[in-house]
Record summary: The RNA shown here (c-di-GMP-I riboswitch aptamer) has 110 nucleotides and comes from a Blastocatellia bacterium. Rfam family: c-di-GMP-I riboswitch aptamer. Its family is annotated with cyclic-di-GMP binding in the Gene Ontology. Rfam's curators write: GEMM was predicted in a large-scale screen for bacterial structured RNA regulatory elements. Its mean pLDDT, the model's own confidence on a scale to 100, is 84.
RNA sequence: UGCUGCUCAGAGCAAAUUCUGGGAAACCAGAAGACGCAGAGCUACGGGGCUAAAGAGAAGCUAAAGAUCAGCAAGUCACUUAGCAAAUCCAUGUUCGCCGAGCCACCAGG
Numbered sequence: 001u002g003c004u005g006c007u008c009a010g011a012g013c014a015a016a017u018u019c020u021g022g023g024a025a026a027c028c029a030g031a032a033g034a035c036g037c038a039g040a041g042c043u044a045c046g047g048g049g050c051u052a053a054a055g056a057g058a059a060g061c062u063a064a065a066g067a068u069c070a071g072c073a074a075g076u077c078a079c080u081u082a083g084c085a086a087a088u089c090c091a092u093g094u095u096c097g098c099c100g101a102g103c104c105a106c107c108a109g110g
Base pairs, nucleotide, nucleotide: 003109004108005107012037013036017032018031019030020029021028022027035097041103042102043101045100046099047098048095049094050093055089056088060084061083062082063081064080066077067076068075
């Protein structure tokens, strides 16, 4: 230096869950807590997963005008105008404890 994690040492991290805070959400931070982890250290660079605020989208709803009527009211209406708006699409959001890549690092062994 490279490989390996059978053995030794000292450490380290912290899933679910609960509480508090942030966030539209996914998720994140702190405290408690340990399922696990030899890189469960760091970087969202590639792929994957998650979310969908903004944007797109228009099913549909409301109101007005108009039509229907000899006329009025009610009712109805594939068009017009105004407002609202589900599904769905989408990352610029998130995840390094999904995989790959890059960087750094403890101990031991052949």